[in-house]
Molecule: transfer RNA
Organism: soil metagenome
RNA sequence: CCCGGCGUAGCUCAGUGGCAGAGCGAGCGCCUUUUAAGCGCUGGGUCGCGGGUUCGAUCCCCGCCGCCGGGA
Numbered sequence: 001c002c003c004g005g006c007g008u009a010g011c012u013c014a015g016u017g018g019c020a021g022a023g024c025g026a027g028c029g030c031c032u033u034u035u036a037a038g039c040g041c042u043g044g045g046u047c048g049c050g051g052g053u054u055c056g057a058u059c060c061c062c063g064c065c066g067c068c069g070g071g072a
Base pairs, nucleotide, nucleotide: 001071002070003069004068005067006066007065010024011023012022013021018055026042027041028040029039030038048064049063050062051061052060
């Protein structure tokens, strides 16, 4: 320098045009002599950044940034 993949909650990841979600973790409650386990509830997001397409973008297109891999 060229090519590809990834970037979504504190962590691990789903979701691939029309409502942003799960598990774990956190907080609260129930249970228990207590803790753990179990059960229930709650909070937590500029979907990496900017622009474009579209009635509508996490999703499609372009550029940039970061990480990983391959090639020269």